Context: one part of a larger RNA
Molecule: large-subunit ribosomal RNA, half B
Organism: Planctomycetota bacterium
RNA sequence: CCAUCGUUAAGGAACUCGACAAAUUGACCCCGUAACUUCGGGAUAAGGGGUGCCGCGUUAGCGUUCGUAUAACUCGCUUGUGCGAGCGUGAGGCGGCCGCAGAAAAGUGGCCCAGGCGACUGUUUAUCAAAAACACAGGUCGCUGCCAACACUAAACGUGGACGUAUAGCGACUGACGCCUGCCCGGUGCCGGAAGGUUAAAGGGACGGGUUAGCUCUUCGGAGCGAAGCUCAUAACUGAAGCCCCGGUAAACGGCGGCCCUAACUAUGAGGGUCCUAAGGUAGCGAAGUUCCUUGUCGGGUAAGUUCCGACCCGCACGAAAGGCGUAACGACUUGGGCAUUGUCUCAACGAUGGACUCGGUGAAAUUGAAGUCGUGGUGAAGAUGCCACGUUCCCGCAGCACGACGGAAAGACCCCGUGAACCUUUACUGCAGCCUCGUAUUGGGUUUUGGCGUUGGUUGUAUAGGAUAGGUGGGAGGCGUUGAAUCCGGGACGCAAGUCCCGGUGGAGCCAACCUUGAAAUACCACCCUUCCUUCGUUAGGAUUCUAACCGGUAGCCGUUAUCCGGCAUCGGAACAGUGCGAGGUGGGUAGUUUGACUGGGGCGGUCUCCUCCUAAAAGGUAACGGAGGACUCCAAAGGUACCCUCAGUGCGGUUGGCAAUCGCAUUUUGCGCAUAAGGGCAUAAGGGUGCUUAACUGCGAGACCGAUGGGUCAAGCAGAUGCGAAAGCAGGGCCUAGUGAUCCGGUGUGUCCCGUGUGGAAGGGCCAUCGCUCAAGAGAUAAAAGGUACUCCGGGGAUAACAGGCUGAUCUCCCCCAAGAGCCCAUAUCGACGGGGAGGUUUGGCACCUCGAUGUCGGCUCAUCACAUCCUGGGGGUGAAGGAGCUCCCAAGGGUUCGGCUGUUCGCCGAUUAAAGUGGUACGUGAGCUGGGUUCAGACCGUCGCGAGACAGGUCGGUCCCUAUCGGCUGUGGGCGUUGGAUGCUUGAGGAGAGCUUUCCCUAGUACGAGAGGAUUGGGAAGGACGAACCGCUGGUGUACCAGUUGUCCUGUCCGGGGCAUCGCUGGGUAGCUAUGUUCGGAACGGAUAAGCGCUGAAGGCAUAUAAGCGCGAAGCCGACUUCAAGAUUAAGCAUCCCUAUCAGACUCCUGGAAGACCACCAGGCAAUAGGCCGGAGGUGUAAGCGCAGUGAUGCGUUAAGCUGACCGGUACUAAUGUUCGAUAGG
Repeated sequence: CCAUCGUUAAGGAACUCGACAAAUUGACCCCGUAACUUCGGGAUAAGGGGUGCCGCGUUAGCGUUCGUAUAACUCGCUUGUGCGAGCGUGAGGCGGCCGCAGAAAAGUGGCCCAGGCGACUGUUUAUCAAAAACACAGGUCGCUGCCAACACUAAACGUGGACGUAUAGCGACUGACGCCUGCCCGGUGCCGGAAGGUUAAAGGGACGGGUUAGCUCUUCGGAGCGAAGCUCAUAACUGAAGCCCCGGUAAACGGCGGCCCUAACUAUGAGGGUCCUAAGGUAGCGAAGUUCCUUGUCGGGUAAGUUCCGACCCGCACGAAAGGCGUAACGACUUGGGCAUUGUCUCAACGAUGGACUCGGUGAAAUUGAAGUCGUGGUGAAGAUGCCACGUUCCCGCAGCACGACGGAAAGACCCCGUGAACCUUUACUGCAGCCUCGUAUUGGGUUUUGGCGUUGGUUGUAUAGGAUAGGUGGGAGGCGUUGAAUCCGGGACGCAAGUCCCGGUGGAGCCAACCUUGAAAUACCACCCUUCCUUCGUUAGGAUUCUAACCGGUAGCCGUUAUCCGGCAUCGGAACAGUGCGAGGUGGGUAGUUUGACUGGGGCGGUCUCCUCCUAAAAGGUAACGGAGGACUCCAAAGGUACCCUCAGUGCGGUUGGCAAUCGCAUUUUGCGCAUAAGGGCAUAAGGGUGCUUAACUGCGAGACCGAUGGGUCAAGCAGAUGCGAAAGCAGGGCCUAGUGAUCCGGUGUGUCCCGUGUGGAAGGGCCAUCGCUCAAGAGAUAAAAGGUACUCCGGGGAUAACAGGCUGAUCUCCCCCAAGAGCCCAUAUCGACGGGGAGGUUUGGCACCUCGAUGUCGGCUCAUCACAUCCUGGGGGUGAAGGAGCUCCCAAGGGUUCGGCUGUUCGCCGAUUAAAGUGGUACGUGAGCUGGGUUCAGACCGUCGCGAGACAGGUCGGUCCCUAUCGGCUGUGGGCGUUGGAUGCUUGAGGAGAGCUUUCCCUAGUACGAGAGGAUUGGGAAGGACGAACCGCUGGUGUACCAGUUGUCCUGUCCGGGGCAUCGCUGGGUAGCUAUGUUCGGAACGGAUAAGCGCUGAAGGCAUAUAAGCGCGAAGCCGACUUCAAGAUUAAGCAUCCCUAUCAGACUCCUGGAAGACCACCAGGCAAUAGGCCGGAGGUGUAAGCGCAGUGAUGCGUUAAGCUGACCGGUACUAAUGUUCGAUAGG
């Protein structure tokens, strides 16, 4: 010193994030017990009292056994009652006894008030979170009719659900109870609907392509047409769910506004207006676990309240089953307050045990480039034991402390990076399971009905002109009619309302066509068709219904078989459905694989990413930045080509309306206009403005150059063809020039084409040429196709890159200075100081990214400091708008000092009370191998907000593992060696170092100076304090575990008596020595020297003046002494006194007895002497021992007795133990 314990004066939470820890409380009996309440509770509420031993006492009473008496009846081994005896138990009362204390020890709730949350008992992160989280009974919604839904599952005649059946089961939300639960169905989801739209496989097969027997043509090469068959391709049509669509649904996912105006003070806004919405938040609550601003405001509590409680309502950003608001009881939850109690604290002291330390034994670990391992200043990859300079330092241990060794431990978990990983999410992408739906197979019969197609027979058809309702084409001059024409009547269908057709009746012989109109002529007649509708048959596709035989299911039936399985039989039910296979569409984070850019003064957010112009760019070209400015992703059929012609803007003057500016004229003007567009360059010989004719905005090429890493980009004479303009020379392969863009792959298109053509010929397909499809804009373009979260995280890396600290810088910051406008009645400078200017510092916020990411622990507090001075106090001074007193301001000055509380994690700040004062900063925002861990910053959880979600938030809230035995340096102590020139003993000197250094109040001077008064000094003298420090223990106290006494329980000593052990030293009351503070005494001073600011004397330079230049003086708590202390390793090793010089002295070690000395060592007292023990006496402590006697029934008391006992203290006394050994100069070099 640490751990675990014991006690503590006075105070009593002042400690601290927080009463953490500790203490208090505690048993039993009795009394008593509030608000509130779900009437159960709260409640051991709270708060009080009692408790030992003895006697009365064999107490009352009670239990039990036996005996006895008696009654009853069911007459018994019966039951009841009374009494007595034994045994057991036993309140209460009265009287007495002792102690500080009677539940005497151990064990054994501290309590209350008021919030928050959760109803409760329970459950949870085994190993940092026990909670407000989970669960819960209760509530609600949804699904499910039984082969249930749902779940497990590759499948199954499998299993759970359940041997259950809607009062059941499953899923979701909410979370006892009470009062309640508002509005919105636009979005998403779910449910329902089925008319319409869209839609797959499949069915269906029109049209078309290829091939070519053949035909035609032929320049004999070939070309054209082309049936069937084969083949390719495929349209209409049929075709479900889904989606669109129409509704419903919020205790489904979810959502629940803005602006303006307005009342006779002001304020407010009942009210009004307007816009938007699916609807605009109702009740209740509200600065909340939700409130940023915020420590909101008011009230309460406190001396003082960032917390807390009650209100208010401006709800950044409450709100009604992700429930709202209350709520008794409950809680190792959380917050605030109080009482009690305390070493939590003021402020620490003593004691015990185990470590530490010494000795003996045994004997690890991390770590370690090597080490002969100082300080300061500097330097340096920017914080040096190691470099430079200076200083300091004899050599080596031991015990300690932790400031450094950017100490150890763990290839940083934060941050960034990786075309890393893993999980998780979703309306990222792409699959898959599952589910829904359709087709088809398993899969059959009947009835009925509805479509499509074909077929039979019929029917329908009105532009205009026209007899009139003309479907088309062809044939055609005749057709129909007693097998009943015209007409008329009735009925039906169609209908353009005019008529057409059909049926029945009547009727009894005609009715039409060919003409006239028309593009087309007769439904006169025939044939083939189109269109509408009807019909026959066939076929195909559905719908409904029915059957039973596939298939499926039931059966406590029979058999296998003594079998709740299975199979067969029997029987019942379902049924061609279901189920299953295959194909197809939809749905599909259930599951899987992945993606989710880069630049970047860290990353993210923002911005940017290609092209053009200018500047930066340093006079060739080129040249970077998240440097400074602008543009482009087109346009034009003329805004192109050519020939010819013309000259602009502005300004001045003149001129009708006419103005500053319209059109006209003159002058001037080299470019300021204009040139599609940005800018630059260029342009009047025009590239500008017009007019005419036109298409070179051509095809095939291209010598030669320029730019570029490449891909590629740019310029280009000339040649061939065809062309425009021009008389011609000529010019023209777009535009005055420089932007107006996209590689490759893949695919489309073309009366293109010398190409290839899977035995051959073709064809299909491809190539070539032309052309089209990319905001592939992250623009040299990873894929046809891709977003997020991680605080549950992981790996690899980085100090290539952030957060802390350091460094550089010093914008910002702090301080100072210059100038002096002004304020100050007057007056810049007593004081304040605008607009500006110049610096210093390195405490703020930053910038930079230089050491450190194979780790430099981060805020605040505690502890301990140390330095600076820009000084808070105290000291000395100048000025004052200084009367005094009190101030203001400046100069000097760093010696010392610089408080305690309330709130908050706070630093800070506010507040209370003091003070001489409550300084500012640095020291890795000093200090975590010193402590703490409240905050921040892992994992749990809640709220608000954001997000569809996973999740997120310099937003809030509750909870949440702080390791290290010290090698080196450093520091505090303490030794050994050697040296100090002979060896010693004792005493000194003091080079040098360290410590100390504070200050108030009162009194006198003096109520004086001063002042109208009020008030009120300088100076000098004295007294008493506070805080701090040192020493000490006589006093006051504490402790005092080997002292004394009391006492509980129990065991032992056979019992009694007396003792002893254990229970924290059992507990309790005292207490010697020692150690101690809160106790006592003392300290800071005074004085001298030299100075600072300042004040002077004399005094020139400079006849004056001047404190200065020579000279002299005064002048601070500051400096040097003085005071206390260490100190000759002060290697400069000092001095003085004394002793010794020849075998051992002087002296000393070892050893021994010890010690108010001490870890060890050392030091000190001793070793024949009082060193220790013992003994004797005493002090002090305790408080009257035992034994005996006496008194009392007894507990107990009294006497002997101030008794007995007594550690360390004081004095004495050799009884015991201090026995022995060794080293050690030699006359000095």